Model confidence (mean pLDDT): 76 of 100. This is a predicted structure of a 393-nucleotide RNA (Bacterial RNase P class A) from a Deltaproteobacteria bacterium. Its Rfam family is "Bacterial RNase P class A". By type it is a ribozyme. Taxonomically the source falls in Myxococcia (Bacteria, Pseudomonadati, Myxococcota). It was read from a public genome assembly, where an Rfam model found it.

[in-house]
RNA sequence: AGAGCAGGCCGGAUGAUCGCUGGUCCGUUAGUGCGGAUGAGAGGAAAGUCCGAGCUCCGCAGGGCAGGAUGGUCGCUAACGGCGACUGGGGGUGACCCUAAGGAAAGUGCCACAGAAAACAUACCGCCCUGGGGGAUCGGCAUUGUGCCAUCUCCCGGAGUAAGGGUGAAAAGGUGAGGUAAGAGCUCACCAGUUUCCCGGGUGACCGGGAAAGCUUGGUAAACCCCAUCUGGAGCAAGACCAAAUAGGAGGACGGUGAGAGCGGCCCGCUCAAUGUCCUCGGGUAGUGUCGCUUGAGGCGGCAGGCAACUGUCGUCCUAGAUUAAUGAUCAUCAUCUUCCUGAGGGAAACCGCAGGAAGAUACAGAACUCGGCUUACAGGUCUGCUCUGGCA
Numbered sequence: 001a002g003a004g005c006a007g008g009c010c011g012g013a014u015g016a017u018c019g020c021u022g023g024u025c026c027g028u029u030a031g032u033g034c035g036g037a038u039g040a041g042a043g044g045a046a047a048g049u050c051c052g053a054g055c056u057c058c059g060c061a062g063g064g065c066a067g068g069a070u071g072g073u074c075g076c077u078a079a080c081g082g083c084g085a086c087u088g089g090g091g092g093u094g095a096c097c098c099u100a101a102g103g104a105a106a107g108u109g110c111c112a113c114a115g116a117a118a119a120c121a122u123a124c125c126g127c128c129c130u131g132g133g134g135g136a137u138c139g140g141c142a143u144u145g146u147g148c149c150a151u152c153u154c155c156c157g158g159a160g161u162a163a164g165g166g167u168g169a170a171a172a173g174g175u176g177a178g179g180u181a182a183g184a185g186c187u188c189a190c191c192a193g194u195u196u197c198c199c200g201g202g203u204g205a206c207c208g209g210g211a212a213a214g215c216u217u218g219g220u221a222a223a224c225c226c227c228a229u230c231u232g233g234a235g236c237a238a239g240a241c242c243a244a245a246u247a248g249g250a251g252g253a254c255g256g257u258g259a260g261a262g263c264g265g266c267c268c269g270c271u272c273a274a275u276g277u278c279c280u281c282g283g284g285u286a287g288u289g290u291c292g293c294u295u296g297a298g299g300c301g302g303c304a305g306g307c308a309a310c311u312g313u314c315g316u317c318c319u320a321g322a323u324u325a326a327u328g329a330u331c332a333u334c335a336u337c338u339u340c341c342u343g344a345g346g347g348a349a350a351c352c353g354c355a356g357g358a359a360g361a362u363a364c365a366g367a368a369c370u371c372g373g374c375u376u377a378c379a380g381g382u383c384u385g386c387u388c389u390g391g392c393a
Stems, first nucleotide, its partner, number of pairs: 001389010012334007020041002023038006043364001047375002050373005055235004062268004067231005072086005087101001088099004102226002107224002109220003124165002126161002129158009139149004173191006192216001194213008239291003242287001249281006260272003298317008335362009345352002
């Protein structure tokens, strides 16, 4: 100097004028309201609605099945499918990144095409032995004709083989030697894998080392499935209250016991109920309503513990609560970025930084009960640590 990796922060500022909503206090009004003072007023994602909860309701919300979710180990947390650290596997020179990471020996499926055969799987080419029938040989032996042997080759069978070749993503562990009619863990040596046992390290997943055995016939569970753990439902348009109104209407079922109703599905259990419970049809009312509604698993800082996530303790702060929906509009100056022009400077050049001027732009995006996460979007600026490459001292 360049190229990267990981983490964090900001994401417009100032002034003036006018405007909106809430809180607190004061005054006024019969009251609704009105006036004044003083504070506060959108986010890192408010988005997505993907998870988890707090809270509310389902007259109690219990047990089981089914269904659903998660899936290495150990921690954190209110909890999670989240976070942290570590282990196994994969990628990268590296800093680092990804991981859907239990079980294929419980079972059932699937592996296109190619290939002989895709898992109790197989013999296409090839190799060896053997039977039969042909052809060839300036070969050998015998020989009247001709016969026998040897070698090579072609065809039709029988038996052996999985070493070599081919197909494929993947084909009965790999290399070497011996052995065999030819071959094969058939045997041996060294490796890899599997199983069992022992030693060491670690909370653990797992890692390292040693010994023995049989020679070792796939992959896929992000296919069904098995195993382990967890799991009521609906949701602030939840729900509570005030006001208002009606037709205590019509019909039906059951009824002193459990018909019926209730709890996502099913079963069991349980609860309710006597001028009763439930079902169907029909009619009326519903507001400038009130609460829920913002003090929290809260923010910030110090100290201590922990590799960290985080925990404890002390101190300090109160930071929207709207409801057809406020949190804004205008002007001026500045800041940042992009492009162009000018000036001097450095440089061989490309170009670089500085000063001035002009034009344009200023990201993603708006609370609606609250919180912890995840995912997605984001012009530009800035900080910290680390890796690699080149050069100089």